The RNA shown here (transfer RNA) has 75 nucleotides and comes from a Verrucomicrobiales bacterium. The source organism's lineage runs through Bacteria, Pseudomonadati, Verrucomicrobiota, Verrucomicrobiia and Verrucomicrobiales. Rfam family: tRNA. The family's RNA type in Rfam is transfer RNA.

RNA sequence: GUCCCCGUAGUUCAACGGAUAGAACAAGGGUUUCCUAAACCUUAGAUACAGGUUCGAUUCCUGUCGGGGACGCCA
Numbered sequence: 001g002u003c004c005c006c007g008u009a010g011u012u013c014a015a016c017g018g019a020u021a022g023a024a025c026a027a028g029g030g031u032u033u034c035c036u037a038a039a040c041c042u043u044a045g046a047u048a049c050a051g052g053u054u055c056g057a058u059u060c061c062u063g064u065c066g067g068g069g070a071c072g073c074c075a
Stems, first nucleotide, its partner, number of pairs: 001071007010025004018055001027043005048064005
């Protein structure tokens, strides 16, 4: 330098182009307990960024950024 894959909550993962992006764990609050743990209830929390296509984009296209990988160059 070229190509490929990936980027969604604090973490690990979902979501046929279709209504308000969902779950588990973690975190806050509560119930319970003499206290803690466990259990149960509850709350908040995310589509990397910028454009494009579309009635409608997490999803498709382009560019940028970041991570991972393959190849090449360097006689």